[in-house]
Context: one part of a larger RNA
Formats: sequence, structure tokens, C1' cells
RNA sequence: UGACGGGGACCCGCACAAGCGGUGGAGCAUGCGGUUUAAUUCGACGCAACGCGAAGAACCUUACCUGGGCUAGAAUGCGGUGGAUAAGUCCUAGAGAUAGGGCGAUCCGAGUAAUCGGCUCCUGCCUGCAAGGUGCUGCAUGGCUGUCGUCAGCUCGUGUCGUGAGAUGUUGGGUUAAGUCCCGCAACGAGCGCAACCCUUACCGUGAGUUACCAUCAUUUAGUUGGGGACUCUCGCGGAACUGCCGGUGAUAAACCGGAGGAAGGUGGGGAUGACGUCAAGUCCUCAUGGCCUUUAUGUCCAGGGCUACACACGUGCUACAAUGGCUGGUACAAACCGUCGCGAAGUCGCGAGACGGAGCCAAUCGGAAAAAACCAGUCUCAGUUCGGAUUGGAGUCUGCAACUCGACUCCAUGAAGUUGGAAUCGCUAGUAAUCGCAGAUCAGCAUGCUGCGGUGAUACAGAUCCCGGUCUGACA
Repeated sequence: UGACGGGGACCCGCACAAGCGGUGGAGCAUGCGGUUUAAUUCGACGCAACGCGAAGAACCUUACCUGGGCUAGAAUGCGGUGGAUAAGUCCUAGAGAUAGGGCGAUCCGAGUAAUCGGCUCCUGCCUGCAAGGUGCUGCAUGGCUGUCGUCAGCUCGUGUCGUGAGAUGUUGGGUUAAGUCCCGCAACGAGCGCAACCCUUACCGUGAGUUACCAUCAUUUAGUUGGGGACUCUCGCGGAACUGCCGGUGAUAAACCGGAGGAAGGUGGGGAUGACGUCAAGUCCUCAUGGCCUUUAUGUCCAGGGCUACACACGUGCUACAAUGGCUGGUACAAACCGUCGCGAAGUCGCGAGACGGAGCCAAUCGGAAAAAACCAGUCUCAGUUCGGAUUGGAGUCUGCAACUCGACUCCAUGAAGUUGGAAUCGCUAGUAAUCGCAGAUCAGCAUGCUGCGGUGAUACAGAUCCCGGUCUGACA
């Protein structure tokens, strides 16, 4: 000088308290450990690993295993040399890689032609320069990322003090979300952070009205058509909020409390933005890269298998245990997003998954698209049930060379555990929690995960005793 204390002070944070809803019990989904295995590829391990890398393992992916091949190699470029003329397609052997054979077609220029030159493509070779490695080391590294933490801190120049390490500034009195601001002070200034500038949302004005809208006038089954430029909405440009105004408190300060006006009030709500550094944190399997290792194999091609195993243990979720509910029928109201190798309407068939069909749409025009909780009516009457849906049998649909290992969905039958969950533990302060559906990325197919979108919509607290984390700090040891 820092760090630490079951030292102190002050303040803050869903940290506790006050509440609401969960997890921990059940079934299933998913990840990890363990075990098993020829292989169950690898990484990640308190918070900050475990629905994580993986925004999607049937083949491929794929890195693993078994077996079958290749060795200048699976890919690319250059140079030398030789051959052929494309593309494409068929047959044979084989699990395929691969090997052998056939069909087919034949560019441009010069030239009568022979032929020569060029383009393109394929292929062989003495071969050469170059390979390759998801092999090891994240404790050799770059880059990127997590975390403390959107916490309020971290420093510098000059000056001053100290023999010096260093101190001061940055401490003190107030105040703030904030090292935010004010006052004081051997300090005076400055930088990186804070805040603001950016995006979005909430209000108004204005410009523009098509594919959006419809008050007035006609018209229609229908904003359908004429028409309109008011309204909604869309997307451009502006305005608006600054403690600006009033009262009080305060040190005449900074600021705080209350009020007015206002769509909005004291950072209006949300996002992006992450200082100096910490954890030899994570990643050599995104990429890049030093070193080491490998080179008829740790490279590469292929088929099949595995990553999907299952006495068990843990994490994260989904569905439930029901009447604030289940079932049946009817009737409403979104936002955001996606669509041409695509979205696919009407109509017809099927109990259904779906099939046939193909209108329209490169989309404010057409389509996905039905929103669901909600509301209305009926039924069930507290039961392992008309709750719950696991499991299993059968029959199917779709995608795809191919659903056996190992896909999703549908129908019929079956109907398990489960009656609210021990110790413990998690999230949340407002359009939040809870609950309800919708869309998207990945993607042939596959979502209870992830990322967004809207609908309905609370309880509780405004306190500092304690737990956890953070800020400041002198003395003690």
C1' cells in the first nucleotide's frame, strides 16, 4: 500500500422481511455423473458446468467403433509432359468406396485438303513446388466470451508533504441512481468510467395517402364499387419534460418534500452501451497461431453400427393430481413474424393425421391464420372419477434413397403413477408475477428447448433485527 476478521459505520441490491407462484414427491422430456459397451466422439464442473457449445445425431452431420479400400493423397493453385474430345446415360461385380465395359456427342480460327494453332474439359505420368491432422498444449498465444457489475469506481500531470515505500488530490459536512452536484480543504487541473448524445415505447402538430382507413353522399352479401383526405393506421420531419413554475425544508448552496399544469414529473418505461482490473476463468473442436507429435497414418474414401445403452444419483423443464375444473355446442377480441426450390385459398374425399386440387401472391393487396385463455348454454357432483394421461397392442398418414436399431403425427383399444410433495431451495416490485395462446431461427422430416410477440392480469412492501453480496473506514493482532 492492499487483502482479510464470527471488528465498526453508513448506504444500496428481490439480499432479507411482507407476499404470490414454483422446484424438491409422481409420470415423461432433456442435459450431466456413474455404470455398461467394439464404440457409447469431444469440450464445459460452486455462484459464472449440467434444455450449455448443439439455431435441431435415421444416412450425411461425425470428430467415435468394426470391417473394406487409397498413399503426392478427399480439396485448390502453378510448372513440365502425354493422351482424349464435351455434357449425359446404361450394364456387370461388389455392402459401398471402387473396378471393368457399352451408348452418346464433338467447339472456334486459318486452309480445297492433309494439317496447324487456340479455347474448354477430363485423365495419366518421371513427377516437382505445395499436402493433411476436430492430434497435444487455452499453464506459450491472438481474437472472442463469461464473471464481479451497469457496481461507482480506476488513474494521470504539475504542486505540496514524507529519508523512502508512498500520501495528498479521491478524505471531511451535506446530497444523489451515480467520484451526481454543492460547500470546505495544499492542493490546482485533467483522463477512462457516470450522465447525455443512439434505438424503441407513451402525447401532439405537420407532409404524404396505396395495397391501409370510412364520418358525410350514393352503392353492395361484403370498404364491394364510385367517392373522400376527416378518423384509424403507416413512415418521414418537427414539437414536448427542463426541478421550467408555486409553497415548504435546507447553509442565501447542492438538493429534498408537497402542489399546479400536463399524454407523460423529477433518469417517464424498456433496450443498446460494460472503466482500470480479477478469476494462469472458458475456448488450439468457429477461426488464426508458436512449439511438440503424426506422414502406406493420428491423413483420406466407404458400408454398417454408435453418439438414442440403463441397477442408479443430480440439474433444468413439461404434464398433472382437478369443480377458480373436465367435456360438448355456440359467439368474440391480438401483436409480431414468415412465404417463389416457397406460402398455398375455395371446393371434394377421409372419423383423423392427411390426400386430391390448384385460385391468388415476389405480398399493408394473396396465403400461413383457427388466436387461446375469455364469454354464453348444457352436462359431470368429489370418485383414483367424464380427473390424469404414462405404458402397451393393432391400424394408418407424412417427410425422405432409406423410419429395424432411431422420426413426427393420427385413429381404435389399453388406461399406470399421481389426492399438492421431508429437510432444503428458486424466481418475481407493475402491465411485473402468474396464466393463455401465436410466430420465427435451425430445418427434407423432427421443439415440453431457445428467441421474440401480444391477450387476461394480481397479492405484498415501502422497513433495517438478521442471512448473502457490494461501498467506506481507523485502531487491534

Predicted 3D model of a 477-nucleotide part of an RNA (small-subunit ribosomal RNA, 3' major domain) from an uncultured bacterium.
Rfam family: Bacterial small subunit ribosomal RNA. Its family is annotated with structural constituent of ribosome and ribosome in the Gene Ontology.
RNAcentral holds the full RNA, with entries from ENA and SILVA.